Description
Transfer RNA from a Bacteroidota bacterium, 73 nucleotides, folded computationally. It matches the Rfam family "tRNA". Gene Ontology term of the family: triplet codon-amino acid adaptor activity. The RNAcentral record of the sequence draws on ENA.

[in-house]
C1' cells in the first nucleotide's frame, strides 16, 4: 500500500428500515436496616464523525477516523 471485519450509556452487550433502542454490571434516589452490606422499588445515562438513498436511517450505500485480522513490498 491492498483486502476483510468491527465501532451502540461508565463497562459488557442484543437489535440490521417505522421498537418507549432489550438485558447484565456499575451509578443516583427512595424503602428496608441502629448503620453498612444484602434485598426491594424507581430513575439518569448510548447508536464514532460527515454526506447520500428513503416518506422515514442505529439499521442500506459512500467517505473519514479509530481498532482488529489477513496480505504485498
Nucleotide at each position: 500500500g491492498g483486502a476483510g471485519c468491527g465501532u451502540u450509556g461508565g463497562u459488557c452487550a442484543a437489535g440490521g428500515g417505522g421498537u418507549u433502542a432489550a438485558g447484565a454490571c456499575g451509578c443516583u434516589u427512595c424503602c428496608c436496616u441502629u448503620u453498612c452490606a444484602c434485598g426491594g422499588a424507581a430513575g439518569a445515562a448510548u447508536c464514532a464523525c460527515g454526506g447520500g438513498u428513503u416518506c422515514g436511517a442505529u439499521u442500506c450505500c459512500c467517505g473519514u477516523a479509530c481498532g482488529c485480522u489477513c496480505u504485498a513490498c